[in-house]
RNA sequence: AGAGUUUGAUCCUGGCUCAGAACGAACGCUGGCGGCGUGGCUAAGGCAUGCAAGUCGAACGGACAUAGACUUUGGGUAACUGAGGUUUAUGUCAGUGGCGGACGGGUGAGGAAUGCAUGGAUAACGUACCCUGGACACGGGAAUAGCGGCGGGGCUUCGGCUCCUUUGCGAAAGUGCCGGUAAUACCCGAUGACCCCGCGGAGUCGCAUGGCUCUGCGGGCAAAUGCCCAGACGGUCCGGGAGCGGUCCAUGUCCUAUCAGCUAGUUGGUGAGGUAACGGCUCACCAAGGCUUAGACGGGUAUCGGGUGUGAGAGCAUGACCCGACACAUCGGAACUGAGACACUGUCCGGACACCUACGGGUGGCUGCAGCAACGAAUAUUCCGCAAUGGACGCAAGUCUGACGGAGCGACGCCGCGUGCAGGAUGAAGUCCCUCGGGAUGUAAACUGCUGUCAGGGGCUCGGAAGAACGUGACCAGCCCCAGAGGAAGCAUCGGCUAACUUCGUGCCAGCAGCCGCGGUAAUACGUAGGGUGCAAGCGUUAAUCGGAAUUACUGGGCGUAAAGCGUGCGCAGGCGGUUAUGUAAGACAGAGGUGAAAUCCCCGGGCUCAACCUGGGAACUGCCUUUGUGACUGCAUAGCUGGAGUGCGGCAGAGGGGGAUGGAAUUCCGCGUGUAGCAGUGAAAUGCGUAGAUAUGCGGAGGAACACCGAUGGCGAAGGCAAUCCCCUGGGCCUGCACUGACGCUCAUGCACGAAAGCGUGGGGAGCAAACAGGAUUAGAUACCCUGGUAGUCCACGCCCUAAACGAUGCGAACUGGACGUUGGGGCUCAAUUGAGAGCUCAGUGUCGAAGCUAACGCGUUAAGUUUCGCCGCCUGGGGAGUACGGUCGCAAGACUGAAACUCAAAGGAAUUGACGGGGGCCCGCACAAGCGGUGGAGUAUGUGGUUUAAUUCGAUGCAACGCGAAGAACCUUACCUGGUCUUGACAUCCACGGAACCCUUGAGAGAUCGAGGGGUGCCUUCGGGAACCGUGAGACAGGUGCUGCAUGGCUGUCGUCAGCUCGUGUCGUGAGAUGUUGGGUUAAGUCCCGCAACGAGCGCAACCCUUGUCCUUAGUUGCCAGCGAGUAAUGUCGGGAACUCUAAGGAGACUGCCGGUGACAAACCGGAGGAAGGUGGGGAUGACGUCAAGUCAUCAUGGCCCUUACGACCAGGGCUACACACGUACUACAAUGGUGGGGACAGAGGGUCGCGAAGCCGCGAGGUGGAGCCAAUCCCAGAAACCCCAUCCUAGUCCGGAUCGGAGUCUGCAACUCGACUCCGUGAAGUCGGAAUCGCUAGUAAUCGCGGAUCAGCAUUGCCGCGGUGAAUACGUUCCCGGGCCUUGUACACACCGCCCGUCACACCAUGGGAGUGGGUUGCACCAGAAGCAGGUAGUCUAACCGCAAGGGGGACGCUUGCCACGGUGUGAUUCAUGACUGGGGUGAAGUCGUAACAAGGUAACC
Repeated sequence: AGAGUUUGAUCCUGGCUCAGAACGAACGCUGGCGGCGUGGCUAAGGCAUGCAAGUCGAACGGACAUAGACUUUGGGUAACUGAGGUUUAUGUCAGUGGCGGACGGGUGAGGAAUGCAUGGAUAACGUACCCUGGACACGGGAAUAGCGGCGGGGCUUCGGCUCCUUUGCGAAAGUGCCGGUAAUACCCGAUGACCCCGCGGAGUCGCAUGGCUCUGCGGGCAAAUGCCCAGACGGUCCGGGAGCGGUCCAUGUCCUAUCAGCUAGUUGGUGAGGUAACGGCUCACCAAGGCUUAGACGGGUAUCGGGUGUGAGAGCAUGACCCGACACAUCGGAACUGAGACACUGUCCGGACACCUACGGGUGGCUGCAGCAACGAAUAUUCCGCAAUGGACGCAAGUCUGACGGAGCGACGCCGCGUGCAGGAUGAAGUCCCUCGGGAUGUAAACUGCUGUCAGGGGCUCGGAAGAACGUGACCAGCCCCAGAGGAAGCAUCGGCUAACUUCGUGCCAGCAGCCGCGGUAAUACGUAGGGUGCAAGCGUUAAUCGGAAUUACUGGGCGUAAAGCGUGCGCAGGCGGUUAUGUAAGACAGAGGUGAAAUCCCCGGGCUCAACCUGGGAACUGCCUUUGUGACUGCAUAGCUGGAGUGCGGCAGAGGGGGAUGGAAUUCCGCGUGUAGCAGUGAAAUGCGUAGAUAUGCGGAGGAACACCGAUGGCGAAGGCAAUCCCCUGGGCCUGCACUGACGCUCAUGCACGAAAGCGUGGGGAGCAAACAGGAUUAGAUACCCUGGUAGUCCACGCCCUAAACGAUGCGAACUGGACGUUGGGGCUCAAUUGAGAGCUCAGUGUCGAAGCUAACGCGUUAAGUUUCGCCGCCUGGGGAGUACGGUCGCAAGACUGAAACUCAAAGGAAUUGACGGGGGCCCGCACAAGCGGUGGAGUAUGUGGUUUAAUUCGAUGCAACGCGAAGAACCUUACCUGGUCUUGACAUCCACGGAACCCUUGAGAGAUCGAGGGGUGCCUUCGGGAACCGUGAGACAGGUGCUGCAUGGCUGUCGUCAGCUCGUGUCGUGAGAUGUUGGGUUAAGUCCCGCAACGAGCGCAACCCUUGUCCUUAGUUGCCAGCGAGUAAUGUCGGGAACUCUAAGGAGACUGCCGGUGACAAACCGGAGGAAGGUGGGGAUGACGUCAAGUCAUCAUGGCCCUUACGACCAGGGCUACACACGUACUACAAUGGUGGGGACAGAGGGUCGCGAAGCCGCGAGGUGGAGCCAAUCCCAGAAACCCCAUCCUAGUCCGGAUCGGAGUCUGCAACUCGACUCCGUGAAGUCGGAAUCGCUAGUAAUCGCGGAUCAGCAUUGCCGCGGUGAAUACGUUCCCGGGCCUUGUACACACCGCCCGUCACACCAUGGGAGUGGGUUGCACCAGAAGCAGGUAGUCUAACCGCAAGGGGGACGCUUGCCACGGUGUGAUUCAUGACUGGGGUGAAGUCGUAACAAGGUAACC
């Protein structure tokens, strides 16, 4: 620091995702040790049990125990002992009293401010314990705990006696009455330095109220001389201090405006009350205020801070542990006590819950430490100790302390250590891979040597301890010795991002996945194994946070087309603001002071062996406050200026607005006339109008709406918008010069106004046009497009609506920054002209093109989308859901404005590029159409295919580019298929062992394969061991497969297409994909050539080179030829000979737009001509660019993988591939007279032939038989060419056409013609009379037509295929249309590329959500009822120690009652929120459902708002 993901590729926009850090974590797998930390995030839900706050006898009276002393008395001689009393010491204890239980510890429910943080204020306050200073402590009194008693029965002289009994009441908790007692408990009086209150005076200080000091008078307020005892601890009053608190102020402190108005103690005043203290804190009265868009009020959520995590920082998120503050203590309310509380382990009351109960009544509060169940993904021991630190009490010893110090549990986190070290190659075994050669694991192990951390065993000694010594140890460390490599490695991952690859299994299954995406038979992506990579006592996953994300942009983004400029203006608040001077000092800057707790972070040190951790010092804490200074800038104040802005005077242009009047053309309608059969309408029609007289035409009239020409690239307006002419009223703009005002300005949330069309209301109007509607067409349908009609509406007046693709998709204002060319309005000057309009300059507008610059690109470019930039406003933050729902506001309604979420996707999008495509355009070509000739489609047959059938009908080929195709030839064989019979190292290959030469003959069984029997033969080489070939037997390695995959492949082939294209190097342009070249102007069969050009060259294609054919020449002359010469024959180059000709087969020549004319750009080239056998590539062939179709072929062959192995291999016999209702393709033969038949006659080329072609001759009607000459071929044979020509006949008919089919008889091949061959003869003689829709071939030696040959082959082809020659046409105006193709251009939402993409309803499944009669909860407002405890007030009643009083009584107090306030609770009525609800609305998602075809191309009616 970035990366992946939208596309065929590119750039941009934009979201999603990843790599990092971090955690109070949890889950999975695994787990050796230690240190330091940390551990109920959920149910502020409920809790069994134990402990967590006591202490003081030096405050008090006592009780008990022990010990002692004294004393009374009984026993005893005495020692001594029993009982009682007094007293002392020690210890313990309930109670009174004091101090402390307001700290410490826990938790985060509530709370958005009575909170917290920072800084101030308190002249408005308090303070027990502590420190310090001053002054005191005198005299009396009354009680009360503790303690003791309490019952029932009987008798009584009323004194008491006696019996029963756990002896006041009560189950308990608890509590009553009587009697008496102490104090440092309580009360009264005295004293009063000081203090307090009231009324005064003086000084001094302060911003104000007022503070401080001194002082006069009046009034008021203390105590414990207690305890221990000989110097301590206490008591009272008053100052000061420290520390701690109370209160007030300023600033900061989450989301929501779909919460916009809130408030009656409310805001203020006066007076009073209350408080430690200010204050509506409370009350009475008076006034009517107070808060709020700088967000009041309401709703939601939340303890706050130091800090913590992350980040470069700014920020963002967070508030566990530790520290500070706040709040709470089962829920709610309340006060008491006290220095302090409205009190976690205090009190009272109410509620819920739980427990005890004798049913009468009581008790309780773990959000203290442990612990329990519950909840939950999840969080520990009912441990030890007060030794240390700290706290309470105490003079102290000491007691208490779940604070705390420690230990235990948990890899929960951080840190450290270990699981050994060195050597060791035959690179062991095992495992994995393999091309079978080897490679990997791997020095890894084994093995040898060594060491001894940690854990383990044994022993010793520190630390903790502060404090001189002694004592005290919860806990824990260090050192020494011993043994032995022994006890100690896992987890994740390996397609890209992202370090790390192979095998097997699986087969869109199982599964993976953070994103992109893997998996449909060769998965580096699933599962497993081997190996690798990463981290390591951990490793992964999940959740949540920051980062990356400049993806909310302060630092640091944008808005023409990607999301985004309000439809437009005016304008309050707000923000910003020209120029000069002076003052000021709020902002700003600088210095100083205070504060910013500690801890944390950072730096430098120190201590644990290191580290984590702990610790000393420093820095920092970016902040706030105070103070001093500066005066540039901003602000403020004052005084000016004229440049911004405005006003006046003078001109100018204009569809600017409103009202009124007038005009002509046209449409329609009405009246009259002329006139007759159509008009109208369309792609074509029909509906419609018309003989009741239309259309057409003439004249007249009515009415409404709109204003041709001018007219524009023009003008005006803020926008919407504005167009005949004239008049009236009126707004704005521009220009010139002068004068004036003196910053008066710009922008603008809320607000106000205007705002096309459609629409709404009321009343008019209504010619034309025209939603809806009707009819006619079109169509598969046509609720459309087209046609005929036609109502709202369109028009006017008034009032609403308030939206548009309201667009320049571009907010307004200002300044600056090269130009060129138009155009509208104005101005003056210069030059030139005056016959007149010309050129230049300038201001304001409006256009086109373009420098710089900007932009993702397109493009913008003085009218900016440029620049310093500025100022202000509005708006955006992935797509869909959705401009939807709910709520609110507006509206008569339609609807408008504001405006979400759940859920879902990994994209959606912009610009440009290359293709492809278009029922887009331009140019061009092709038997593409057209013009022609002949066919196919109808018939019969042949052949192939589909289908069906079958035991099998083997397999493949399937639009063109499968279908007389693989197959250049299925009776057996072929043959791959079926049935049956057989074989298992095999029919075939290599290796080993044994035997035998091989081989031949005879014979039995069997359908044959095969299984036997008999006989013959015994060869070749040799180093004499044996070997080679062949045969048989046996064992295993292996053979074999026309089994699968042509979508794993090679090779070969088809096709576009013999179309003219396809590319590269360098350069240039572009951010880039790419472009250029290759486009353009001509031309060509051609990217053929020429010219031009930021291109210049080159390659594969084209062409040429090759073969063949057409002319000539040379050479050669047999088997071919025969002109001349000779010979011969009935006849024939038959013979001698010839080498002229034909021909043969080798080499050359020839044709190149070379020549002439014209056209053209002076080019390329084209047109015409000459010459020539041939003329513009002469004809034909071979030759097939880059690529496309996952085209075809695993059955030609080869081959990866998979599969079979007594069978999916091999052999044999028979059958099948030849089936047959039917459908299609390709052919043949025909339908006849351009013909058939009969007779006669003529002319080829190219081939084949020894397992062969086979002549003559003879036989047969014929197929053929016989025969065997000749020929290894320019020699012989196949071999008679046929159409054609001549003659004859047939006479338009199912025929003398046509020949299928069938019957009979034969021939040939072959082991064998039944299934299933070909041919011959005789007989038979079907359909068919030129073929519907549709469709094929062909442009010249072509079509058409005629025959001949060959391959395959035993045989089988009159029809297939490949060749050969004979006869031999017609037509092409032309490129509109069909098909295919090429180039350029255009549009695109296509790129699997139009056989594309894609929309909506319906049907089905699932999901979330709105409405919904309602239903059930939460919170809350208002009104009312009610009123516990408590406090305050009142007080008839009851009771009452201290003081006063001789007494009665008084004062004071308590209880009771009552009034006020008030918690819980209740009633009624609203608001709000959550859940749920029959039914219902749309939305989203889903691999192949239905219906149509809306959009993307002119998308077939341009699309859209």
This is a predicted structure of a 1505-nucleotide RNA (small-subunit ribosomal RNA) from an uncultured bacterium. Model confidence (mean pLDDT): 83 of 100. The sequence is in RNAcentral, with records from ENA. Rfam family: Bacterial small subunit ribosomal RNA.